[in-house]
RNA sequence: AUUGAAAAAGGCAAACCUGUCGAAAGGCAGGGGCGCAAAGCUACAAGUCUACCGUGGAGACACCAGGAUGGUUGAGCUGCCAAUU
Numbered sequence: 001a002u003u004g005a006a007a008a009a010g011g012c013a014a015a016c017c018u019g020u021c022g023a024a025a026g027g028c029a030g031g032g033g034c035g036c037a038a039a040g041c042u043a044c045a046a047g048u049c050u051a052c053c054g055u056g057g058a059g060a061c062a063c064c065a066g067g068a069u070g071g072u073u074g075a076g077c078u079g080c081c082a083a084u085u
Base pairs, nucleotide, nucleotide: 001084002083003082004081011036012035016031017030018029019028020027021026034071040077041076042075044074045073046072047069048068049067050066054063055062056061
């Protein structure tokens, strides 16, 4: 520098359960372990989800400021181990 076939010190942790925060999506903590070679970080682009508030509507509901998601994809930044050169 390239790569992630195999292996692996160390690492992360889906569903589900409990507690807690939130209007919700969902977050956080503990248990758990489906998986992950960036499942480390950043909402910049796209996607998806939500919609207290706001607008329209008789209503059902629609749209939406905003919010969530990095374990949806792209992009950016950073890093461990191993193999090859």
About this RNA:
The prediction has a mean pLDDT of 85. c-di-GMP-I-GGC riboswitch aptamer from a Clostridiales bacterium, 85 nucleotides, folded computationally. It was read from a public genome assembly, where an Rfam model found it.